[in-house]
RNA sequence: GCCUCCAUCGUCUAACGGUUAGGACGUGGCCCUUUCAAGGCCAAAACAGGGGUUCGAUUCCCCUUGGAGGCA
Numbered sequence: 001g002c003c004u005c006c007a008u009c010g011u012c013u014a015a016c017g018g019u020u021a022g023g024a025c026g027u028g029g030c031c032c033u034u035u036c037a038a039g040g041c042c043a044a045a046a047c048a049g050g051g052g053u054u055c056g057a058u059u060c061c062c063c064u065u066g067g068a069g070g071c072a
Stems, first nucleotide, its partner, number of pairs: 001071007010025004018055001027043005048064005
């Protein structure tokens, strides 16, 4: 330099073009307990950035950025 793949809550991971963007762990609050742990209930928390297509984009296309792999 070229090619391929990936990018979603703090972490891991889902999501036919139409969901209130879901789940697990973690965090916070409440309940339980003499206390802690465990357990139960609840809450906060995310679509890498910019364009395009579309009535509608996390999803499709292009560019950028970052990461992984391969070829040279």
Molecule: transfer RNA
Organism: Elusimicrobiota bacterium